[in-house]
RNA sequence: GAUAAACGCUAGCGGCAGGCUUAACACAUGCAAGUCGAGGGGCAGCAUAGGGGUAGUAAUACUCCGGUGGCGACCGGCGGACGGGUGCGUAACGCGUAUGCAACCUACCUGUAACAGGGGGAUAAUCCGGAGAAAUCUGGUCUAAUACCGCAUAAUAUUUGAUAUGGCAUCAUAUUGGAUUGAAAACUGAGGUGGUUACAGAUGGGCAUGCGUUGUAUUAGCUAGAUGGUGGGGUAAUGGCUCACCAUGGCGACGAUCGGUAGCCGAACUGAGAGGUUGAUCGGCCGCAUUGGGACUGAGGCACGGCCCAGACUCCUACGGGAGGCAGCAGUGGGGGAUAUUGGUCAAUGGGGGAAACCCUGAACCAGCAAUGCCGCGUGAGGGAAGACGGUCUUCGGAUUGUAAACCUAAGUUAUCGGGGAAGAAGUGCGCCGCAAGGCGCAUUGACGGUACCCGAAGAGAAAGCUCCGGCUAACUACGUGCCAGCAGCCGCGGUAAUACGUAGGGAGCGAGCGUUGUCCGGAUUUACUGGGUGUAAAGGGUGCGUAGGCGGGGAUGCAAGUCAGUCGUGAAAUACCGGGGCUCAACUCCGGGGCUGCGAUUGAAACUGCAUUUCUUGAGUGAAGUAGAGGCAGGCGGAAUUCCGUGUGUAGCGGUGAAAUGCGUAGAUAUACGGAGGAACACCAGUGGCGAAGGCGGCCUGCUGGGCUUCAACUGACGCUGAGGCACGAAAGCAUGGGGAGCAAACAGGAUUAGAUACCCUGGUAGUCCAUGCCGUAAACGAUGAUUGCUAGGUGUGGGGGGACUGACCCCUUCCGUGCCGGAGUAAACACAAUAAGCAAUCCACCUGGGGAGUACGGCCGCAAGGCUGAAACUCAAAGGAAUUGACGGGGGCCCGCACAAGCAGUGGAGUAUGUGGUUUAAUUCGACGCAACGCGAAGAACCUUACCAGGUCUUGACAUCCAACUAACGAAGCAGAGAUGCAUCAGGUGCCUUUCGGGGAAAGUUGAGACAGGUGGUGCAUGGUUGUCGUCAGCUCGUGUCGUGAGAUGUUGGGUUAAGUCCCGCAACGAGCGCAACCCUUGCUAUUAGUUGCUACAUUCAGUUGAGCACUCUAAUGGGACUGCCGUUGACAAAACGGAGGAAGGUGGGGACGACGUCAAAUCAUCAUGCCCCUUAAGACCUGGGCUACACACGUACUACAAUGGCCGUCAACAAAGGGCAGCAACGUCGCGAGGCGAAGCGAAUCCCAAAAAGCGGUCUCAGUUCGGAUCGCAGGCUGCAACCCGCCUGCGUGAAGUUGGAAUUGCUAGUAAUCGCGGAUCAGCAUGCCGCGGUGAAUACGUUCCCGGGCCUUGUACACACCGCCCGUCACACCAUGGGAGCCGGUAAUGCCCGAAGUCAGUAGCCUAACCGCAAGGAGGGCGCUGCCGAAGGCAGGAUUGGCGACUGGGGUG
Repeated sequence: GAUAAACGCUAGCGGCAGGCUUAACACAUGCAAGUCGAGGGGCAGCAUAGGGGUAGUAAUACUCCGGUGGCGACCGGCGGACGGGUGCGUAACGCGUAUGCAACCUACCUGUAACAGGGGGAUAAUCCGGAGAAAUCUGGUCUAAUACCGCAUAAUAUUUGAUAUGGCAUCAUAUUGGAUUGAAAACUGAGGUGGUUACAGAUGGGCAUGCGUUGUAUUAGCUAGAUGGUGGGGUAAUGGCUCACCAUGGCGACGAUCGGUAGCCGAACUGAGAGGUUGAUCGGCCGCAUUGGGACUGAGGCACGGCCCAGACUCCUACGGGAGGCAGCAGUGGGGGAUAUUGGUCAAUGGGGGAAACCCUGAACCAGCAAUGCCGCGUGAGGGAAGACGGUCUUCGGAUUGUAAACCUAAGUUAUCGGGGAAGAAGUGCGCCGCAAGGCGCAUUGACGGUACCCGAAGAGAAAGCUCCGGCUAACUACGUGCCAGCAGCCGCGGUAAUACGUAGGGAGCGAGCGUUGUCCGGAUUUACUGGGUGUAAAGGGUGCGUAGGCGGGGAUGCAAGUCAGUCGUGAAAUACCGGGGCUCAACUCCGGGGCUGCGAUUGAAACUGCAUUUCUUGAGUGAAGUAGAGGCAGGCGGAAUUCCGUGUGUAGCGGUGAAAUGCGUAGAUAUACGGAGGAACACCAGUGGCGAAGGCGGCCUGCUGGGCUUCAACUGACGCUGAGGCACGAAAGCAUGGGGAGCAAACAGGAUUAGAUACCCUGGUAGUCCAUGCCGUAAACGAUGAUUGCUAGGUGUGGGGGGACUGACCCCUUCCGUGCCGGAGUAAACACAAUAAGCAAUCCACCUGGGGAGUACGGCCGCAAGGCUGAAACUCAAAGGAAUUGACGGGGGCCCGCACAAGCAGUGGAGUAUGUGGUUUAAUUCGACGCAACGCGAAGAACCUUACCAGGUCUUGACAUCCAACUAACGAAGCAGAGAUGCAUCAGGUGCCUUUCGGGGAAAGUUGAGACAGGUGGUGCAUGGUUGUCGUCAGCUCGUGUCGUGAGAUGUUGGGUUAAGUCCCGCAACGAGCGCAACCCUUGCUAUUAGUUGCUACAUUCAGUUGAGCACUCUAAUGGGACUGCCGUUGACAAAACGGAGGAAGGUGGGGACGACGUCAAAUCAUCAUGCCCCUUAAGACCUGGGCUACACACGUACUACAAUGGCCGUCAACAAAGGGCAGCAACGUCGCGAGGCGAAGCGAAUCCCAAAAAGCGGUCUCAGUUCGGAUCGCAGGCUGCAACCCGCCUGCGUGAAGUUGGAAUUGCUAGUAAUCGCGGAUCAGCAUGCCGCGGUGAAUACGUUCCCGGGCCUUGUACACACCGCCCGUCACACCAUGGGAGCCGGUAAUGCCCGAAGUCAGUAGCCUAACCGCAAGGAGGGCGCUGCCGAAGGCAGGAUUGGCGACUGGGGUG
């Protein structure tokens, strides 16, 4: 796009068209084929002029006679073979197309010629009877014809002669003889109509032939009237159509036969076309008429609404018998997803009959039903902004629905009502005229239909839906839902912010329709003729020989099959296309034109193909001369090695492995020497070397034998290429028989390894491997690349041969054949191929068409078997696959780095305590953080508070904010109740600020009230911002332009060096740039300048930097300097740089800090804060008291203190720091207390005063013990802070004195002022650090090195990974479902075959019976009928097979989850 459609929702009108695709299932009822009285006998019934009779007053009724009009039934004629239906069958001369019939028929119609004379015998109806339930049958008696039968006449009929002409074999035509046979019908209204014969025409048919016409080879052979001949029969006619005889043919790989499916065509749909699909409506042909068979009649049938028989079914019946056939029109049941009225009319068109009128016609024309389709029209039009109300959304401003509505104005289509009102009608009848043809006049004919159409009336009044809105694909928001419900054509949506589900608003599309489903074509060059492929995506046969077939070199001549051109016939109409016409347009329809790409005939052309003849040599082959070779087969020979046997020597091991063990060995192994046996294989040479068709071939010699290459150009003269079937060869394994058997070695055994180890490793070991003969016939049989031929740049190896040049082995040049590498054009998706093509062309063969199922099943063929060859389907998935790219990963490779390992030092893990976490417990033990990168973390400090948790008691505009109103004594002491919050009562004290017109007003504060709202440490860190951790201070991450690539991408950024560094240098299709690195910043180390108090002191002075003087020094703190591989040497590439050195306070980033690229981890945090959405609102908000966060069998992390002598204790109290803090503070000094501390109190908002004492140090003592170590725990007594130390703080004194004697597996930190060790300060803080953040003192050891562990960087490689190895993924088993193979068997279908039976009926025969026409005087005959018999013969029966379905216990694999 289309549709004979169906379904869902919806629906105003009209025109045109189509409307059982299924059960060729069964059918009630009505209708669908009759007509002619001008063929006939007649008169059942009807109408009617006239006459008679009966009844009646009459009208009239009944009846009789008879005329007319007519007419049921009957005889007769014509028509029922058309029209209408349907598609069962049919793969066929059925259909289409083109021819042929010298092998045919044709009623009615037309033309021509001729004729119709004279007779005869019956019969139906009727009438009289009979049988029967009926259908119907039957006896008797009459009668007619255009019914029937002789005779006459007529031949172009049949047969047989003659002559002539023609043709296509039989023959045809014309003329002329003989013989035989053979016609007729009348009617009438007198106009006509009809009859017979012959010929011709027209129309319609019959037969034959060429070509075309579905799929299967898992159907390969079929055939007995079969193929042909002769003869007979039959037919309209040819013919095995049929029969007798004879012959043995005929068809088939160009697909016979069997089985499946199917009416064919014009055409229809689609498509650019070529094609593909279809065969409804309309038209042509065919077949069929309940199933099967058969003939009769007839011009025509083997007959839809005829007959006979058989079967099934239905109906009637008096049970004896009968009747029936909607695939005609309606209609009914049934089937189905699904398809209409038991309508009107013959008015028109057409058909039958008739002289005609006319009759008949479910053909036809109309109407009805259903949006089934196509086409047309309408549901309104113009104006109308306050952009109304309402709805929806909202950032709350608005936006949108939206000129949409309201409202105003005008016109009225359709529908409604009223009025008018067709065309479609031509004819026909009657009358008149006319010879006729015909003309004139009159009358009359419409189902549709009072329809179309026209006019008028009123009034926007009665008339819009459907689908969609994630992408493809035009159209977006809100709410609800929360992997649910659902959607879905494909991809895919939905797990709490869904443009994808549902609803709403809005929008998009189409519109009386819109969607969905089914089907066909297109897109699909995705079966490729046009127009594809086969190295790796699916796809080259394992290889050769060769049959059929296909294709084929140069010249010449002829023919004309292919080919091309002209002409002719045909290609029906309709359809389609173009141009016109008619319905108001269109759909629809009419006319004209071209076309219908085809087939046939004929005439011509001769280039190409073909055919025939002839010729040629270059293709191919032969010959001659050479030549290389693991080419093949057979026979023989050889040495090395392994093993075994014998003998000798010799002694304890051998062997084997990662390490072992099994095994062998004192019965003498291994080792070694000599001798022997046997089998198999042939080291070196040996080479991307050679040979062969492939498989394959390797010691040497001999014989036989195949092929190649080179040269010569003697011979043949296209003899060629390919090759479906076919035949042959064909590794290894395997099979059969017989040998052989050294080594090796499936199976097997043992030992190891391992969680296991039916493996890898080891020790043994049988088939087999070897030979002969025969099978098998497959391999990643691979170059994953079929064979042949020609052409198309080069370079460089190598094997074989020839030629040239040279004195010349060489070298060099050249050529042919083979075999490699590199590479240009070209090709290719890329990889790559590239004269050995995967390039450009040609020929032939084979093969492919998404993945799985499956190379499976079934069938067939082959095989001894194993198995091979051929080779599906159901079902299932939306992928499977190729090449390349970027990453990531690897128990891949290379290079490099890091306290990563190693080398060291000190620890952790064991103890006690502190602290955090898990777990458990609890009313609550609030919450968060969970590998590194949670766990002395948020918390720089939980007794109340904090506090978020729990219990109880309370409040509800609220503890807190803003707005409104009213009021005010704002603040506030004391009283009572209560645990308090709070409540009650009562007021002592107290009155602020601004302004004022002095009334007041305002700000602020408070109280009360109402509602907007507050509030939430409630949820979501996977909705977020911000902040932070981590890889990682790792050296990386990118961009612009250019270039390369179809592209993803690449290049740059890789490479050679170098660096801490993508740091720098060099090179380079790259050149530049950015974020990172480094530097700039702070601090520390040296120094200069400036400055000099509270700091300092060379001078003076003092108890004392106390004072003077001073700022040189130290110090303080501001600005500078200094370090840059700058200099020298060596190395390096003349580079970057490295190494060493000098100088220097410092040397190669001097030390430390701050500083953290692109990004990763949905990392952490909604409980810092902010914030979307959701949730709570007398509570999940707020207040109070008490409790809890401090629990305690356990487990883990992080620390402190120790276990002691590098130590404890005591003394020295006048050894030496740095950095900090201090007014609700630090506190000297004095004094009391053993002490914590108390009392009093100077100074200091601090370079001034205070905290403040630094501690390790030094000296003495203890002497290795659970101690003079260690200090937990507990008791008593105190101190401090605070409203308050019970749960639950810190400190002091006295007493007590636990574990612990250096810590398993494992594991952490640290490379120098570092580790270790020692003390000091600060934040938080009323009080409370073993934590945290800082400060200085003392002050080491070690680093060979980068193999390994961990982490990281760069390059490279493989990849089936991309959530990226914590990846992906295979098979069994278990469960559920699905389709399928096998299956003992069971039940059907189909088509044949054989035999039996044998209806109807044709044909044949006929001894029985009957018999009008003709013959005969008669008897009788001719002819006919009935009956009987025979052949054939449908259905039926029996039989064994074939084939195809269904079911089937059980069973096999497969698919999905």
Predicted 3D model of a 1457-nucleotide RNA (small-subunit ribosomal RNA) from an uncultured Bacillota bacterium. The prediction has a mean pLDDT of 84. It matches the Rfam family "Bacterial small subunit ribosomal RNA". The sequence is in RNAcentral, with records from ENA and SILVA.